Description
Small-subunit ribosomal RNA, central domain from a metagenome, 346 nucleotides, folded computationally. It matches the Rfam family "Bacterial small subunit ribosomal RNA". Model confidence (mean pLDDT): 87 of 100. The RNAcentral record of the full RNA draws on SILVA.

Context: one part of a larger RNA
RNA sequence: UUGGGUUUAAAGGGUGCGUAGGCGGACUCAUAAGUCAGUGGUAAAAUCUUGCAGCUUAACUGUAGAACUGCCAUUGAUACUGUAAGUCUUGAAUUUAGUUGAGGUAGGCGGAAUGUGUUGUGUAGCGGUGAAAUGCAUAGAUAUAACACAGAACACCGAUUGCGAAGGCAGCUUACUAAGCUAUAAUUGACGCUGAUGCACGAAAGCGUGGGUAGCGAACAGGAUUAGAUACCCUGGUAGUCCACGCCGUAAACGAUGAUUACUCGUUGUUGGCAAUACAUGGUCAGCGACUGAGCGAAAGCAUUAAGUAAUCCACCUGGGGAGUACGUUGGCAACAAUGAAACUC
Numbered sequence: 001u002u003g004g005g006u007u008u009a010a011a012g013g014g015u016g017c018g019u020a021g022g023c024g025g026a027c028u029c030a031u032a033a034g035u036c037a038g039u040g041g042u043a044a045a046a047u048c049u050u051g052c053a054g055c056u057u058a059a060c061u062g063u064a065g066a067a068c069u070g071c072c073a074u075u076g077a078u079a080c081u082g083u084a085a086g087u088c089u090u091g092a093a094u095u096u097a098g099u100u101g102a103g104g105u106a107g108g109c110g111g112a113a114u115g116u117g118u119u120g121u122g123u124a125g126c127g128g129u130g131a132a133a134u135g136c137a138u139a140g141a142u143a144u145a146a147c148a149c150a151g152a153a154c155a156c157c158g159a160u161u162g163c164g165a166a167g168g169c170a171g172c173u174u175a176c177u178a179a180g181c182u183a184u185a186a187u188u189g190a191c192g193c194u195g196a197u198g199c200a201c202g203a204a205a206g207c208g209u210g211g212g213u214a215g216c217g218a219a220c221a222g223g224a225u226u227a228g229a230u231a232c233c234c235u236g237g238u239a240g241u242c243c244a245c246g247c248c249g250u251a252a253a254c255g256a257u258g259a260u261u262a263c264u265c266g267u268u269g270u271u272g273g274c275a276a277u278a279c280a281u282g283g284u285c286a287g288c289g290a291c292u293g294a295g296c297g298a299a300a301g302c303a304u305u306a307a308g309u310a311a312u313c314c315a316c317c318u319g320g321g322g323a324g325u326a327c328g329u330u331g332g333c334a335a336c337a338a339u340g341a342a343a344c345u346c
Base pairs, nucleotide, nucleotide: 004317005316006315007300008299012314014201015200016199017198021194022193023192025088026087027086028085030083031082033081034080035077036076037075038074039073040072041071042070049065050064051063052062053061054060091191092188093187094186095185096183097182098181099180100179103177104176105175106174107173108172109171110154114150115149116148117147118146119145120144121143125136126135162169163168206247207246208245209244210243211242215241216240220236221235222234223233258313259312260311261310262309263308266291267290268289269288270287271286272285273284274283295302296301319346320345321344328339329338330337331336
């Protein structure tokens, strides 16, 4: 490389948009580039191969044929692919009318809790643990009541719920904004699918500048535990966590399962629509779950939300370690990220 694979054995890119490219619905007509058939030319010799012959045989050699599956030219065929023209509506999109939701961005507001401050009541403990101690407290703590301030997060509702491409999104409300779904026709008429490079988004931690800091809390300090205890437990506590702007670009970024399309037994729950009915029932579309067949699978299991049956496109894998390392390059303020070997060894 071919082949075979990618839930868990190596292997699906974190996610989307989209360029080139690849692939692509139904019908008619034309063309004849691909495709198929015929004919002609050419395809040196040797080699290979078949028959025969010559060295005593063989290797070797000679001779005759076949072959050289190619290329060029020409004459035809037109199913498929391509190209050109035209038509269509089922793929796709748009319009209209409804509807759904923690989808996004920016404001405003709210109550509970926590902490702090002031004032009052009140007196000796509080706190913490397996048990303690460090710590706080007669300069009046803890507790309790009122008031004030601050920051952060939104109990119940709440759910195998919902929304979003993924990351993710939850108090209430306003504005702006995006999306899905359903129904009915109408409109456009293949406008589609995928997508190397690229661009955008991308939890937490971390970084830069400026704010903010209630609680929590790496580092750090102290108290315990212990043989030791650079830990687990306790008392404190700085970065950080929060906000604005800018970077970083990684995660078990997981459904460890790429996207799209078609087909393939059933049962049951639920979310959002729509349509009926004989008011017993029960249809349909789009999701989210549970169970179980055929089939698949090494098995566990998957099973119309496939890991089944097929098609198109992309990404990735090829024994373990060395190693996601070294070197080089690119990006980054840095931390690091991306790309990514070999020797050697089993």